[in-house]
Context: one part of a larger RNA
Molecule: small-subunit ribosomal RNA, 5' domain
Organism: uncultured marine bacterium
RNA sequence: GAACGCUGGCGGCAGGCUUUAGACAUGCAAGUCGAGCGGAAACGAUGGGAGCUUGCUCUCAGGCGUCGAGCGGCGGACGGGUGAGUAACGCGUAGGAAUCUGCCCAGUAGAGGGGGAUAGCCCGGGGAAACUCGGAUUAAUACCGCAUACGCCCUACGGGGGAAAGGCCGGGAUCUUCGGACCGGUCACUAUUGGAUGAGCCUGCGUAAGAUUAGCUUGUUGGUGGGGUAAAGGCCUACCAAGGCGACGAUCCAUAGCUGGUUUGAGAGGAUGAUCAGCCACACUGGGACUGAGACACGGCCCAGACUCCUACGGGAGGCAGCAGUGGGGAAUCUUAGACAAUGGGCGCAAGCCUGAUCUAGCCAUACCGCGUGAGUGAUGAAGGCCUUAGGGUCGUAAAGCUCUUUCGCCAGGGAAGAUAAUGACUGUACCUGGUAAAGAAGUCCCGGCUAACUCCGUGCCAGCAGCCGCGGUAAUACGGAGGGGACUAGCGUUGUUC
Numbered sequence: 001g002a003a004c005g006c007u008g009g010c011g012g013c014a015g016g017c018u019u020u021a022g023a024c025a026u027g028c029a030a031g032u033c034g035a036g037c038g039g040a041a042a043c044g045a046u047g048g049g050a051g052c053u054u055g056c057u058c059u060c061a062g063g064c065g066u067c068g069a070g071c072g073g074c075g076g077a078c079g080g081g082u083g084a085g086u087a088a089c090g091c092g093u094a095g096g097a098a099u100c101u102g103c104c105c106a107g108u109a110g111a112g113g114g115g116g117a118u119a120g121c122c123c124g125g126g127g128a129a130a131c132u133c134g135g136a137u138u139a140a141u142a143c144c145g146c147a148u149a150c151g152c153c154c155u156a157c158g159g160g161g162g163a164a165a166g167g168c169c170g171g172g173a174u175c176u177u178c179g180g181a182c183c184g185g186u187c188a189c190u191a192u193u194g195g196a197u198g199a200g201c202c203u204g205c206g207u208a209a210g211a212u213u214a215g216c217u218u219g220u221u222g223g224u225g226g227g228g229u230a231a232a233g234g235c236c237u238a239c240c241a242a243g244g245c246g247a248c249g250a251u252c253c254a255u256a257g258c259u260g261g262u263u264u265g266a267g268a269g270g271a272u273g274a275u276c277a278g279c280c281a282c283a284c285u286g287g288g289a290c291u292g293a294g295a296c297a298c299g300g301c302c303c304a305g306a307c308u309c310c311u312a313c314g315g316g317a318g319g320c321a322g323c324a325g326u327g328g329g330g331a332a333u334c335u336u337a338g339a340c341a342a343u344g345g346g347c348g349c350a351a352g353c354c355u356g357a358u359c360u361a362g363c364c365a366u367a368c369c370g371c372g373u374g375a376g377u378g379a380u381g382a383a384g385g386c387c388u389u390a391g392g393g394u395c396g397u398a399a400a401g402c403u404c405u406u407u408c409g410c411c412a413g414g415g416a417a418g419a420u421a422a423u424g425a426c427u428g429u430a431c432c433u434g435g436u437a438a439a440g441a442a443g444u445c446c447c448g449g450c451u452a453a454c455u456c457c458g459u460g461c462c463a464g465c466a467g468c469c470g471c472g473g474u475a476a477u478a479c480g481g482a483g484g485g486g487a488c489u490a491g492c493g494u495u496g497u498u499c
Base pairs, nucleotide, nucleotide: 002495003494004493005492006491009371010370011369012368014366015364016363017329023326024325026324027323028322031074032073033072036071037070039067040066043065044064046061047060048059049058050057051056052055081282082281083280090207091206092205093204094203095202096201099199100198104195105194106193107192108191109190110189112146114144115143122135123134124133125132126131152161153160154159166187167186168185169184170183171182174181175180210252215245216244217243220242221241222240223239224238225237226236227235257279258278259277260276261272262271263270264269284305285304286303287302288301307318308317309316310315335361337360338359339358343357344355345354346353347352374404375403376402377401384395385394386393387392408440409436410435411434412433413432414431418426443488444487445486446485447484448469449468450467454483455482456481457480458479464471465470
């Protein structure tokens, strides 16, 4: 954050599974870079060849636009969801020292010379599939040595150790095997220093309930040596000592994400923690590490378990607490929408691609706010209803009639801003102009007292009402209907919750 009953015209703005952290069909939600690499599966253009049906088919050319799969780089640790767990340095606040930090900024120094592989492609094999095995061959900003080392790391201060990669654009002279070398620029690269940002760690204080939980603890508390980490530390280990916590509530049990805030109240205080923002935790359940600057990783990997699905029975696949959506649970909570136009993010030199983040639209009176459903006049106080002491009273200026207006709606025309040069999903939207006709737009609850609002009929302790007191057994202002009246109003009433 409501739900239910009756009713329902428009707009703005917000909100929308509080229950089963139950299960999920389908689609989408994380890619990108050909200016790292070998390449060419597809599409297209151009050119050549062949066939003919003369504008099509086949084929050749990575030379071109591009580009599937693959190697490689960066990003998938952000963004988005949920609140199960957690009573804790988790959160809040104030401090601290023993740390790391990709991309970004500033500084210093470099970027020399080699090597062997491997995916892809090709050939062959296994398998129902998922996939997988063998052989041959190949590239790199992939990988590994060598050289060099201002600063860097280790040190017994003698010394020892460690790096790199190229791509693209432009070009006067010179060289050239006509590829280029070379020079300049730019983006990358290596080492290191400082910064910025982010993160890890420690501490004081604060942080709900139970004593019908009183004792708890053996890596437990401290020390030494060693290990481990980015880093202090029983974090881990061996040995030694016997400590440590507790009525200022340890331990145990049950409950709970915390905060800024929200709500109520004059305040103090109480209750609460939806939306939005910060932090934390989790990602079918439990455990584990790998990669990496950063994870023990929602849409990565491995193992175990439950469940679902495929199977040729040998074996495999999956994880909506992302956005929609389904069935289930429930009093109850929406569209399997549009767009990257804006803002922001990832990659890229860029063009751009991706983005269910986001921006919008759809549904819902769920909340709040605004507007309308007409205005003036109109007494023969019409007809009709109800009441009546039968004279009349009342609905009631209410209606009709006459005069007027056109908000909103509807129809037609124009038409922004959001976008800076271009680019607008929203959207022919907002808004403006003209037209239309009072024309399309009122209900709900109540009327015994509390508590604003009264009569008649029906019923007869029945049927029923009711928040409390209480009404009803034949004259019921309390039940049901009618007329009249009161309150609020696109809402009204009831139930629930908080103060």